[in-house]
RNA sequence: CGGGGCGUAGCGCAGACCGGUAGCGCGUCUCCCUCGGACGGAGAAGGUCGUAGGUUCAAAUCCUACCGUCCCGA
Numbered sequence: 001c002g003g004g005g006c007g008u009a010g011c012g013c014a015g016a017c018c019g020g021u022a023g024c025g026c027g028u029c030u031c032c033c034u035c036g037g038a039c040g041g042a043g044a045a046g047g048u049c050g051u052a053g054g055u056u057c058a059a060a061u062c063c064u065a066c067c068g069u070c071c072c073g074a
Stems, first nucleotide, its partner, number of pairs: 001073007010026004020057001028044005050066005
């Protein structure tokens, strides 16, 4: 210098191909259960979807640039 993967809740990941309410597991909080705890049951909170711009009625999703990280090539 060129090419590619990844970036989404505290952690690990799905959703992107085919634009239309942002999800799952673990964790956290509250309640129930228990003499108390663990286990179990019920519920809740938590997200500028890496950044900025573009297209669109509508963007995590399509387009462009950039940032971070990992890999390959020279």

A computed fold for a 74-nucleotide RNA from Parcubacteria group bacterium GW2011_GWD2_42_14, annotated as transfer RNA. The prediction has a mean pLDDT of 83. The source organism's lineage runs through Bacteria and Bacteria candidate phyla. Rfam family: tRNA. By type it is a transfer RNA. About the family: Transfer RNA (tRNA) molecules are approximately 80 nucleotides in length.